[in-house]
Context: one part of a larger RNA
């Protein structure tokens, strides 16, 4: 993983509470006990006590009233009538392990543990081999006499190398190992604070510890083992047959709250009550938002005046002056605002003895039962953020949430559209008709030439379609070509030098002319040259600027193979783009027919006809199947029960029924009663592949 079995709302209460069936009723029950019996049963007794027929009040108490209180005042809480109770069943609650599995732990034992391992006693064993050579002694030399020097001898040392033994220091393998801590290679200790073998000691908030919270038996920040004990778990996973009706929430307020819970709000079910309700319109009403605005309350820009001040002068106290410097107030002209507002919308709201369509409607009231209180995106509107974010925090509205069915290549929310079954019928919606793919290689106009389309700014350009305007132009432009392009003058200045052409300066003049700047650009040291402007010829018909608009071009860089969803598509023709038309596909829309279930409503006597609904998580209600035991009735089985395999019928389902094998001894049906009563799930539990 898979297969059988097993496996989760249980049960008890003289307990609350609602509902329903009943029996009695201003009453209603009986417990405990007992008597009788056909005896887990049934019935008659038992009125002790429950509830209920009155209330206030803290009581005493009074009593349709009582309490406060001086009140014959007002208030509070009752009364003016009405229904209770008991038994049954059903939903909720409540105390109990209370739907079920699940802790980490916490308490208790005169429990078990030092055969592991820390420390310690007791007794015992163990350290090849080597190397160094302390004190002390002897000899000998030295001294007054020692100290002191030499040789020797001697055998100290938590000494030195290095096996056994002990440890483990770096490395490599080995992690489902050869091993729940190992191997290999290399290390460190190796007379010591060594090491070891036996025996015993210390025991659970306690022991031991050269201390690491280390170890006390593969288990230690409190061992095991048993109880307490079904601890608790606002937590996580599981909760087991069917169809029908409706059908949520992810807020609000409040919490030692924030993933939990109470109360409003929303859902269902029951009683009851009323005239709601959704949409258009009419009429009437509140508002201070978008937008505007500057008249308040504030930012803030400029210019006019301009109190007051700074700075300069004069001055003998007063004071005078000047000043392209700062500046309230106050005019001008222009702006800015969520905590401005002379102003002021569209929405959207309220209300009506208003119209009018729809209409199984809705809405209040009372009870009974939940659920949810973790939202999430799209759009509009703000706030926070960066006018980031599948961001976050409000409003609004949609729809996922709890919605299936086309479309979007693929996708909860986008765009069509709201699935009660069935059908080898039709119609359309978004979308789409070249092929994968159902349906136009469809028609008519035009635009693109970038494979744009099939990604994307500032920003740049003689791609090209349309449009509007301007300036030149047959008195010859535009563009190409011949030619000319002069003089005063090398203007003045400056400079070594300045001559059109480094710089500065200047109403850059004047003359000759068809025309020619005190010079456009290259050039020279400066000069010189080559050009332009300007003007003549030649040419013969358009040229040049500007702004608006349509589609295109560049700008364009990303890590595993690329691509529009793919194949493919565009040369006068598009399977691109834009505008138009007629077809055709296309879905659980719509429509046909034929069926089922609800609700309403006429009919009628109950099942007909109409109509209208009939997506669905939590969760409310209804109605039912199946399993196992009981009662009672009426069956079946050796001429073959039950069970299992097969098969056909059959009902909406849950399922039932028939035949035929197998099996061999019990077991259905109808009525009712009772619960260990349905399994795919809980890293479920066992036991199997």
């Nucleotide at each position: 993983u898979c297969c059988g079995g097993c496996g989760a709302g249980u049960u008890a209460c003289u307990c609350c509470u609602u509902g329903c069936g009943g029996g009695c009723a201003a009453g209603g029950c009986u417990a405990a006990g007992g008597g009788c019996u056909u005896a887990c049963g049934g019935u008659c007794c038992g009125g002790a006590g429950c509830c209920g027929u009155a209330g206030c009040g803290a009581a005493a108490g009074c009593g349709a009233g009582u309490c406060u209180g001086a009140a014959u005042a007002g208030g509070g809480c009752g009364a003016c009538a009405u229904a209770g109770u008991c038994c049954g069943u059903a939903g909720g609650g409540g105390u109990a392990g209370a739907c079920c599995c699940g802790a980490a732990a916490c308490c208790g034992c005169a429990g078990c543990g030092a055969u592991c391992u820390a420390u310690c006693c007791a007794u015992g064993g163990c350290c090849a081999g080597g190397c160094u050579g302390a004190a002390g002694c002897u000899g000998g030399g030295g001294u007054a006499a020692a100290g002191c020097c030499c040789a020797g001898u001697g055998g100290a040392g938590g000494g030195c190398c290095g096996a056994a033994c002990c440890g483990u220091u770096g490395u490599a393998g080995g992690u489902u190992g050869a091993a729940a801590a190992c191997u290999g290679c290399u290390c460190g200790g190796a007379u010591g604070a060594g090491u070891u073998g036996u025996g015993g000691a210390u025991a659970g908030g306690g022991g031991u510890g050269a201390a690491a919270g280390g170890c006390c038996a593969a288990u230690c920040a409190a061992g095991c083992g048993c109880g307490g004990a079904g601890a608790u778990a606002g937590c996580u996973g599981g909760u087991u047959c069917u169809c029908c009706c409706c059908g949520a929430a992810a807020c609000g307020u409040a919490u030692u709250g924030a993933g939990g819970u109470a109360c409003g709000g929303c859902c269902u079910c029951g009683g009851g009550u009323g005239u709601g309700g959704u949409c258009u319109g009419a009429g009437g009403g509140a508002g201070g938002u978008a937008g505007a605005g500057c008249a308040c309350u504030g930012c803030a820009u400029g210019g006019g005046u301009g109190a007051g001040g700074g700075c300069c002068c004069c001055u003998u106290g007063g004071g005078g002056g000047g000043u392209a410097c700062c500046g309230a107030g106050u005019c001008c002209a222009a702006g800015c605002a969520a905590a401005c507002u002379c102003c002021g919308a569209a929405u959207g709201c309220c209300c009506u003895u208003u119209a009018g369509a729809c209409g199984u409607u809705c809405g209040c009231c009372c009870g009974g039962g939940a659920g949810a209180c973790a939202g999430g995106g799209g759009c509009u509107g703000u706030g926070c953020g960066a006018u980031a974010a599948u961001g976050u925090u409000c409003a609004g509205u949609c729809g996922c949430g709890a919605g299936a069915g086309g479309g979007u290549a693929a996708g909860a929310a986008c765009c069509c559209a709201g699935a009660c079954c069935g059908u080898c019928g039709g119609c359309u919606a978004a979308g789409g008709u070249c092929c994968c793919g159902g349906a136009g290689u469809a028609c008519g106009a035009g635009c693109u030439g970038a494979g744009u389309g099939g990604g994307a700014a500032a920003g740049g350009a003689u791609g090209u379609g349309g449009g509007a305007u301007u300036g030149c132009u047959c008195a010859g432009a535009c563009a190409g070509c011949u030619g000319g392009g002069a003089g005063g003058u090398u203007g003045g200045c400056u400079u070594a030098g300045a001559a059109g052409c480094a710089g500065c300066c200047a109403u850059u003049c004047c003359u000759u002319u068809a025309a020619a700047g005190a010079g456009u650009g290259c050039g020279u040291a400066a000069u010189a040259g080559c050009u332009c402007a300007c003007c003549a010829g030649u040419c013969g018909a358009g040229u040049g600027g500007u702004c608006c608009u349509g589609c295109g071009c560049c700008g364009a860089a990303a890590a595993u193979g690329g691509u529009c969803g793919g194949g493919a598509c565009u040369u006068u023709u598009a399977a691109g783009c834009u505008c138009g038309u007629c077809a055709c596909c296309g879905a659980a829309g719509c429509c046909a027919c034929g069926g089922a279930u609800g609700g309403a409503a006429a009919c009628u006597a109950c099942g007909u006809u109409u109509u209208c609904a009939u997506g669905g998580u939590a969760g409310g209600g209804g109605a039912g199947c199946g399993u196992u035991c009981c009662c009672a009735g009426g069956g079946c089985a050796u001429a073959g029960a039950a069970g299992c395999c097969g098969u056909u019928c059959u009902g909406u389902g849950a399922g039932g029924a028939g035949c035929g094998g197998u099996g061999g001894a019990g077991c259905g049906c109808u009525g009712g009663g009772a619960a260990g009563u349905g399994a795919a799930g809980a890293u479920g539990c066992c036991g199997g592949a």
Molecule: large-subunit ribosomal RNA, domain II
Organism: Gemmatimonadota bacterium